Molecule: Bacterial RNase P class A
Organism: Bryobacteraceae bacterium
RNA sequence: UUCGCCGGACAGGCAGCCGCCGGCUGGUGCGUGGGUCUCGGCCCGGGUGCUGGCGGGAGGAAAGUCCGGUCUCCAUAGGGCAGCGUGCCGGUUAAUGGCCGGGCAGGGAACUGGCGACGGUUCCUGGACGGAAAGUGCAACAGAGAAUAUACCGCCCCGGCGCAAGCUGGGGUAAGGGUGAAAAGGUGCGGUAAGAGCGCACCGCGGUCCGGGUAACCGGGCUGGCACGGCAAACCCCACGCGGAGCAAGACCAAAUAGGGGAGGAGGGGCGGCCCGUCCCGUUUCACUUCCGGGUAGGUUGCUUGAGCCGCGCCGUAAGGCGCGGUCUAGAUGAAUGGCUGCCACCCGCUUCGGCGGGAACAGAAACCGGCUUACCGGCCGGCGAACCCA
Repeated sequence: UUCGCCGGACAGGCAGCCGCCGGCUGGUGCGUGGGUCUCGGCCCGGGUGCUGGCGGGAGGAAAGUCCGGUCUCCAUAGGGCAGCGUGCCGGUUAAUGGCCGGGCAGGGAACUGGCGACGGUUCCUGGACGGAAAGUGCAACAGAGAAUAUACCGCCCCGGCGCAAGCUGGGGUAAGGGUGAAAAGGUGCGGUAAGAGCGCACCGCGGUCCGGGUAACCGGGCUGGCACGGCAAACCCCACGCGGAGCAAGACCAAAUAGGGGAGGAGGGGCGGCCCGUCCCGUUUCACUUCCGGGUAGGUUGCUUGAGCCGCGCCGUAAGGCGCGGUCUAGAUGAAUGGCUGCCACCCGCUUCGGCGGGAACAGAAACCGGCUUACCGGCCGGCGAACCCA
């Protein structure tokens, strides 16, 4: 310098003009409730229209709604079955299937020990990681054989035939070849007719004892020739957890109209004000008056101060915890958070080096919070690795 990986933070800036949604605060018009009163008024409150001023107004994912909680209502003696979820250990947290640390297994790179199987150290990536020694089941294709192991080729021994090469019959053999995702421990030496845990050493595995660790697990001794192959993201078994619905939750106020209930009730209403008159509805279940209650439209609330954000200090490997100080940062309900212009900054292309043209992501709150996952332009900061160049 270039490339890659991991983590963090950002998500164009400034100015002018025009808008949109809340909040606070003025002016003014309309209509209204209450109090007081010397009946002129005066004081207080809230509503609505117009018009000023001040200040605020999306995200890192606001998304998917996949987990976990707060909150609200409904349900709920206790226990069990079914169903669903989680699944190494420890910690963290309000909680989680999240996060942190550790263990273990597998893969990769470098170095290294060993004849070899294999082991050690460092680094990186990844992981549904309880149980296959309770039972049931599955394994396509290929292959002789796929869990009661298996004899296709090959190897070896014996018999027969043959001059020989070889052919053929019987038997042994899982060391070699071949098939497969997987072939019934592996490596080396011995052994043998050839072979074989047949014998020995080591690696692995099982049992047991001791030691370390909170634990998962690890290390060592002794012992067993090896029994117990794989799949639980097949059923299943074990352990633990789980009531349901969701802010359109829920609470409150409450019109017109039409129902419901109680009381009063012989009258009530129209014919422009009154009387007469007249018409209509009623005279006890029914008019009319009044009160109560439920519910609809509508409104208010829930609603945004919260496991909040920022900084510092201390504790902890870390996730995180504790303390102190500072700070207030959207609450809409057909749903605002925007548009235009100019300058600057960024990227790309062209250039006569003066400039010109184009681009600028993913996406947008709706009760709130903690995670996960997914989408995404561009540059910035920190760490790590590789390659090349220079000193």